[in-house]
SAM riboswitch aptamer (S box leader) from Nosocomiicoccus massiliensis, 103 nucleotides, folded computationally. The prediction has a mean pLDDT of 83. It matches the Rfam family "SAM riboswitch aptamer (S box leader)". Gene Ontology term of the family: regulation of gene expression.

RNA backbone atom coordinates (compact mmCIF):
# COMPACT_ATOMS: atom_id res chain seq x y z
C1' N A 1 0.00 0.00 0.00
C1' N A 2 -4.62 -3.62 -0.78
C1' N A 3 -9.12 -6.25 0.98
C1' N A 4 -13.18 -7.37 4.79
C1' N A 5 -16.38 -5.88 8.94
C1' N A 6 -18.17 -2.09 12.35
C1' N A 7 -18.67 3.08 13.72
C1' N A 8 -18.50 8.42 12.50
C1' N A 9 -25.43 14.65 14.53
C1' N A 10 -22.59 12.32 21.62
C1' N A 11 -18.10 13.35 24.49
C1' N A 12 -13.45 15.52 26.28
C1' N A 13 -7.72 21.07 27.27
C1' N A 14 -4.41 23.38 30.28
C1' N A 15 0.84 24.55 30.75
C1' N A 16 5.79 24.71 28.41
C1' N A 17 8.48 25.04 23.76
C1' N A 18 8.03 26.87 18.90
C1' N A 19 7.10 31.05 15.51
C1' N A 20 3.22 30.66 10.56
C1' N A 21 0.47 28.05 9.31
C1' N A 22 -3.94 24.61 10.14
C1' N A 23 -8.94 22.20 9.32
C1' N A 24 -6.89 14.65 4.55
C1' N A 25 -7.74 16.23 -1.08
C1' N A 26 -10.66 20.09 -4.41
C1' N A 27 -14.22 24.15 -3.84
C1' N A 28 -16.50 26.87 0.05
C1' N A 29 -16.45 28.43 4.84
C1' N A 30 -13.76 28.82 9.17
C1' N A 31 -9.55 28.76 13.05
C1' N A 32 -4.91 31.29 13.87
C1' N A 33 0.53 36.62 16.09
C1' N A 34 -5.35 37.61 21.89
C1' N A 35 0.16 32.70 18.86
C1' N A 36 -0.90 27.86 13.58
C1' N A 37 1.67 23.12 12.78
C1' N A 38 5.23 20.12 15.28
C1' N A 39 7.39 18.41 20.04
C1' N A 40 7.18 17.75 25.64
C1' N A 41 4.42 17.46 30.45
C1' N A 42 0.09 16.80 32.94
C1' N A 43 -5.12 16.19 32.50
C1' N A 44 -9.56 14.49 30.22
C1' N A 45 -13.19 11.84 26.72
C1' N A 46 -14.63 7.36 24.68
C1' N A 47 -15.21 2.16 25.29
C1' N A 48 -12.90 -0.74 19.32
C1' N A 49 -9.47 -5.15 20.69
C1' N A 50 -7.30 -7.86 25.04
C1' N A 51 -8.11 -8.54 30.39
C1' N A 52 -11.27 -8.70 34.76
C1' N A 53 -16.37 -8.97 37.31
C1' N A 54 -21.58 -10.27 36.97
C1' N A 55 -24.62 -13.12 33.90
C1' N A 56 -29.70 -16.61 31.36
C1' N A 57 -23.16 -19.53 29.25
C1' N A 58 -25.58 -17.17 23.56
C1' N A 59 -24.58 -12.82 24.42
C1' N A 60 -25.31 -8.71 27.21
C1' N A 61 -24.02 -5.32 31.03
C1' N A 62 -20.32 -3.20 33.94
C1' N A 63 -15.11 -1.85 34.88
C1' N A 64 -11.43 1.39 32.73
C1' N A 65 -6.01 -2.66 34.12
C1' N A 66 -3.64 -2.94 29.16
C1' N A 67 -2.99 -1.85 23.26
C1' N A 68 -4.90 1.90 20.20
C1' N A 69 -7.82 6.32 19.18
C1' N A 70 -9.56 11.15 20.20
C1' N A 71 -10.07 16.32 22.99
C1' N A 72 -12.99 24.08 17.44
C1' N A 73 -17.07 23.82 14.19
C1' N A 74 -21.84 16.79 12.42
C1' N A 75 -16.07 13.55 9.22
C1' N A 76 -17.02 21.91 9.58
C1' N A 77 -20.23 21.77 4.72
C1' N A 78 -20.34 19.99 -0.25
C1' N A 79 -18.04 16.65 -4.10
C1' N A 80 -21.44 11.01 -7.11
C1' N A 81 -26.50 9.36 -7.90
C1' N A 82 -31.77 9.54 -6.81
C1' N A 83 -36.16 12.28 -4.73
C1' N A 84 -37.61 17.25 -4.30
C1' N A 85 -37.24 21.25 -7.05
C1' N A 86 -34.24 24.97 -8.97
C1' N A 87 -34.39 27.44 -2.91
C1' N A 88 -34.20 24.68 1.50
C1' N A 89 -34.04 19.74 2.48
C1' N A 90 -34.04 14.07 2.49
C1' N A 91 -31.92 9.15 1.18
C1' N A 92 -28.09 6.07 -0.53
C1' N A 93 -23.14 6.10 -1.94
C1' N A 94 -17.87 7.88 -2.96
C1' N A 95 -13.70 9.73 -0.39
C1' N A 96 -11.60 10.02 4.46
C1' N A 97 -10.72 8.69 9.76
C1' N A 98 -10.57 4.98 13.72
C1' N A 99 -10.76 -0.11 15.51
C1' N A 100 -10.38 -5.28 14.65
C1' N A 101 -9.07 -8.90 11.20
C1' N A 102 -7.13 -11.17 6.33
C1' N A 103 -3.78 -12.23 2.33
RNA sequence: AUCUUAUCCAGAGAGGUGGAGGGACUGGCCCUUUGAAGCCUCGGCAGCGAGCAUUUUAUAUGUGUUGUGCCAAUUCCAGUAGCGUUUAGCUAGUAGAUAAGAA